[in-house]
Predicted 3D model of a 369-nucleotide RNA (Bacterial RNase P class A) from a bacterium. The sequence is in RNAcentral, with records from ENA. It is recorded under the gene name rnpB.
RNA sequence: CGGGGGGAGGAGGUGAUCGCGGGCCGGUUGCGGCCGGUUCGAGGAAAGUCCGGACUCCACAGAGCGGGACGCUGGGUAACACCCAGGAGGGGCAACCCUACGGAAAGCGCCACAGAAAACAAACCGCCCGCCUUCCCGGCGGGUAAGGGUGAAACGGUGGGGUAAGAGCCCACCGCGGUUCCGGGCGACCGGACCGGCACGGCAAACCCCGUCCGGAGCAAUGCCAAAUAGGAGAGGGAGGCGUGGCUCGCGCCGCUCCGCGCGUAUGGGCGGAAAACUCUCGGGUAGGCAGCACGAGGCCGUGGGCAACCACGGUCCCAGAGGAAUGAUCACCCCCGACAGAAUCCGGCUUAUACCUCCCCCCGGGAA
Numbered sequence: 001c002g003g004g005g006g007g008a009g010g011a012g013g014u015g016a017u018c019g020c021g022g023g024c025c026g027g028u029u030g031c032g033g034c035c036g037g038u039u040c041g042a043g044g045a046a047a048g049u050c051c052g053g054a055c056u057c058c059a060c061a062g063a064g065c066g067g068g069a070c071g072c073u074g075g076g077u078a079a080c081a082c083c084c085a086g087g088a089g090g091g092g093c094a095a096c097c098c099u100a101c102g103g104a105a106a107g108c109g110c111c112a113c114a115g116a117a118a119a120c121a122a123a124c125c126g127c128c129c130g131c132c133u134u135c136c137c138g139g140c141g142g143g144u145a146a147g148g149g150u151g152a153a154a155c156g157g158u159g160g161g162g163u164a165a166g167a168g169c170c171c172a173c174c175g176c177g178g179u180u181c182c183g184g185g186c187g188a189c190c191g192g193a194c195c196g197g198c199a200c201g202g203c204a205a206a207c208c209c210c211g212u213c214c215g216g217a218g219c220a221a222u223g224c225c226a227a228a229u230a231g232g233a234g235a236g237g238g239a240g241g242c243g244u245g246g247c248u249c250g251c252g253c254c255g256c257u258c259c260g261c262g263c264g265u266a267u268g269g270g271c272g273g274a275a276a277a278c279u280c281u282c283g284g285g286u287a288g289g290c291a292g293c294a295c296g297a298g299g300c301c302g303u304g305g306g307c308a309a310c311c312a313c314g315g316u317c318c319c320a321g322a323g324g325a326a327u328g329a330u331c332a333c334c335c336c337c338g339a340c341a342g343a344a345u346c347c348g349g350c351u352u353a354u355a356c357c358u359c360c361c362c363c364c365g366g367g368a369a
Base pairs, nucleotide, nucleotide: 001365002364003363004362005361006360007359008358009357010356012334013333014332015331016330017329018328020041021040022039023038024037025036026035027034028033043340047351048350050349051348052347053346054345055218056217057216058215067214068213069212070211071210072086073085074084075083076082087101088099089098090097091096102209103208107207109203110202111201124148125147126144127143128142129141130140131139132138156174157173158172159171160170161169175198176196177195178194180193181192182191183190184189222291223290224289225288232282233281234280235279236278240254241253242252243251244250245249257274258273259272260271261270263268298317299316300315301314302313303312304311305310335338
């Protein structure tokens, strides 16, 4: 210098003017607000709503079935399907990256196409032996999985011996299996010795088996306060009551109903009960208001522990909180000419989108000293 791998950070800046939302202070008020000042005001993903929790309500004796999620080991965490550290397998010359990575001798099933044969293996071509025939060609019978061919996959690989030709048939090394033993590691696992000529193909993000975890609904959760109108309950009221004004009165409106028992020829009158207007009280609940709702598994700095994720302690800071929903517009200058995108109960993750720039570590190749 070129190419590559891993990680961290920023997300236009400054100034002026006008405007918007929340808090606080002051003034004013007809208590509804208004004015002034000050301070704070989106993100790394606020997104998808895919996991895990907090919180709230409902349900619940315990256990199981069903269903779902997860699945190497150890650790972290409130928890997780997340993170860290490792093991194994795979990719890359390497830095490094990827993995849904329990079980296929519990059962059940599948293995398309091609191919002779796809799972108690299998002779299409070829090779070898015998016969028809003495030979070629051809045919029949047998042997052979070494060679060719098919396939994602063909019942270990390479070399040697052996054989009619071949074959773990035999041997060496590699691989595989066993788990009896030894060593290392908390462990996954690794290394070695021994045994077994090899017996045991693949598929479980198919059913299934094993292990671990899981009650349901969600801030439109939920709690509190609480009009008007209508309806409900109780008490009064009972022939009057309510409203209003200039209040012994006027005006307006509503009601003046029904039943029973005595008296009386009867209009009527008496007693008792119920109902109406109307008054008061209570409860549910709507509109509306308040809380939930911004001090939190919180940010930053330091010290200590740990390889790390993370944890402990100390110091310091307060950092949006709406409820038709604020965070914007204009101008000037500068730079690299600015992407993806905007909170709505909160938090931890994952995933996806993202212009441009900065920094750190590492690998490979080339050059110079």